The prediction has a mean pLDDT of 80. The RNA shown here (SAM riboswitch aptamer (S box leader)) has 94 nucleotides and comes from Megasphaera massiliensis. Rfam family: SAM riboswitch aptamer (S box leader). About the family: The SAM riboswitch is found upstream of a number of genes which code for proteins involved in methionine or cysteine biosynthesis in Gram-positive bacteria.
This record gives sequence, C1' cells and structure tokens, in this order.
RNA sequence: UCAUCAAGAGCAGCCGAGGGAAUGGCCCGAUGACGCUGCGGCAACCCCCAAUCGGGAUAGGUGCCAAGUCCAGCGGUAUAUUACCGGCAGAUGA
Repeated sequence: UCAUCAAGAGCAGCCGAGGGAAUGGCCCGAUGACGCUGCGGCAACCCCCAAUCGGGAUAGGUGCCAAGUCCAGCGGUAUAUUACCGGCAGAUGA
C1' cells in the first nucleotide's frame, strides 16, 4: 500500500488472578478465566491443482477456535430507548 473482518471451529495437562488492545459500558473468571504445552478442529490469505471469470483440494507457510473486531465514541440517514451506512482505531494476510 492492497484485501478481508455477520459465518465457522475445543478437549486434556500445567499455572493461579486477572482477562476481553486503550477509555466508557457490558461480559468472562477459583465450577480455574488469561497464558503456556499437547492433541484436535475451522477457514481458505499465500502456496498447490486446474487455467486467468469462476472452481477444486488441504500436503506446506500463516491465521483463528466466548460474545459482530463483544458494543459504543466521530459524521450521517431513517419509520429514532432503535436500526442502518460511512469514518477513526484495531486484527489478519499478501
């Protein structure tokens, strides 16, 4: 810089108090969260096949496996305790 971010996918062992990026909410957490390790799985960005639209596959490189990027903020639209669109910020890949 570009693309994507509404779907999908968890068990065991270790550890022991915070964690979900920050703020505000809301939530998860001693019935053990978060993190690490092992195994398993999801997906299909790269890679591969095939050929350029589109499609297939999962051996390899990443990524991911609570909640829409958990939600909001900033701007706007509407039928206005809400819903939607865009932006900012962030994440992942190339």